[in-house]
């Protein structure tokens, strides 16, 4: 870079510290002193190898993962509600697709 998936599942365990954490940045909203981060156990099952040609389980191994949909939004497109208004512009929720960015695998 390329490509596939992203609403699913994963502990009332133990060890050290102690105050953060949920990428990044802004905006929200969680989660943490009944202990966050990290470590170790432990658990799940997406990917990718494994035995026989191929398929399905299940098993082992690599990676991987284990609050909330990649927690939610930020771009753009439809369609809608309310404010607001002579208009035309404009505010604001919330829906629905697509993009981006991001994260894992695979090459």
């Nucleotide at each position: 870079c390329u490509u596939a998936u992203c609403a699913a599942g994963a502990g009332a365990g133990g060890c050290u510290a102690g105050a953060g954490g949920g990428a990044a940045c802004c905006g929200g909203c969680c989660c943490a002193g009944u202990g966050a981060a990290g470590c170790c156990c432990g658990g799940c099952a997406a990917c990718c190898g494994c035995g026989g040609a191929g398929a399905g389980c299940a098993g082992c191994g690599g990676u991987g993962c284990c609050a909330a949909a990649u927690c939610c939004g930020g771009c753009a497109g439809g369609a809608c509600a309310c404010c607001a208004a002579a208009u035309c512009a404009g505010g604001c929720g919330a829906c629905c697709u697509g993009a981006a960015a991001g994260a894992u695998g695979a090459g």
Molecule: SAM riboswitch aptamer (S box leader)
Organism: uncultured Saccharofermentans sp.